The prediction has a mean pLDDT of 79. The RNA shown here (SAM riboswitch aptamer (S box leader)) has 125 nucleotides and comes from Ferruginibacter sp. Of the family's consensus pairs, 94% are formed in the model.
C1' cells in the first nucleotide's frame, strides 16, 4: 500500500522551537498566516472506535435448596458509567462546490440525497 466493516453538522488550546505558505490529488472558490499559520516538542483537554473494569436488566446453561420457587457460578446481549491501557483529535460540516439523481425556483440558485476521493477505528491477505 490494497481489502471490509462502522463513523464523518457534536466535542476540545496554552507553552516553546522555526520561519512561509497553509486549508492532503487537481481547478474554482472562500478562509487561515511576520499580531508568526502549516509543521514538530512539551503539557493539558475532548471523544468513547479497541482492550481491561464497574453496577443494572434480560436469555440460556451448570451446580444447589426446594411445594409454590429461590440462590450461585461462570457465559451472551442491551442500554450505560468511568477513563486505567491502544488510538484518534483540539479553525472553518470532511471549509464548500465539482460528477449524478430529486424537489423549489425560474436570471445568477436554493434546498435534499447518492456517487467519487479523503480521514479515523477495528479487522483481514
Nucleotide at each position: 500500500c490494497g481489502c471490509u466493516u462502522a463513523u464523518c453538522a457534536a466535542g476540545a488550546a496554552a507553552g516553546g522551537c522555526a520561519g512561509a505558505g497553509g486549508g492532503u490529488a487537481a481547478u474554482g472558490g472562500c478562509c487561515c498566516g511576520a499580531u508568526g499559520a502549516c509543521g514538530c516538542c512539551u503539557u493539558g483537554a475532548c471523544a468513547a472506535c479497541c482492550u481491561a473494569u464497574c453496577a443494572u436488566u434480560c436469555a440460556a446453561u451448570u451446580c444447589c435448596a426446594c411445594g409454590u420457587u429461590g440462590g450461585a457460578a461462570g457465559u451472551g446481549a442491551a442500554a450505560g458509567a468511568a477513563a486505567a491501557g491502544g488510538u484518534g483529535c483540539c479553525a472553518a460540516u470532511u471549509c464548500c462546490a465539482c460528477c449524478c439523481c430529486g424537489a423549489u425556483g425560474g436570471u445568477u440558485a436554493u434546498c435534499g440525497g447518492g456517487a467519487c476521493a479523503g480521514a479515523u477505528a477495528a479487522g483481514u491477505c